This is a predicted structure of a 72-nucleotide RNA (transfer RNA) from a Minisyncoccota bacterium. The coordinates come from a structure-prediction model, not an experiment, and the mean pLDDT is 82.
RNA sequence: GCCCCUGUAGUUCAACGGAUAGAAUAGCUCACUCCUAACGAGCUGAUCCAAGUUCAAUUCUUGGCAGGGGCA
Numbered sequence: 001g002c003c004c005c006u007g008u009a010g011u012u013c014a015a016c017g018g019a020u021a022g023a024a025u026a027g028c029u030c031a032c033u034c035c036u037a038a039c040g041a042g043c044u045g046a047u048c049c050a051a052g053u054u055c056a057a058u059u060c061u062u063g064g065c066a067g068g069g070g071c072a
Base pairs, nucleotide, nucleotide: 001071002070003069004068005067006066007065010025011024012023013022018055027043028042029041030040048064049063050062051061052060
C1' cells in the first nucleotide's frame, strides 16, 4: 500500500428495514436475615462519526475513525 471482518449499556451478547433497541452480568434502592451471602422485587444505563437511499435505518450504500486478520 491492497483486500476481508468487526464496532450496540461498565462487561458479554441479541434485534425478517417497522413494537417503548431486549437479555445476562455489573451498579443502585427495597424486601428477606441476628448480620453477611444467596434468593426475590424495582430502578438506572447503549446503537463509533458524517453523509446518502427509504414513508421508516442498529440493519442497506459511500466516506472517515478505531480494533482484528490476510497478501505484499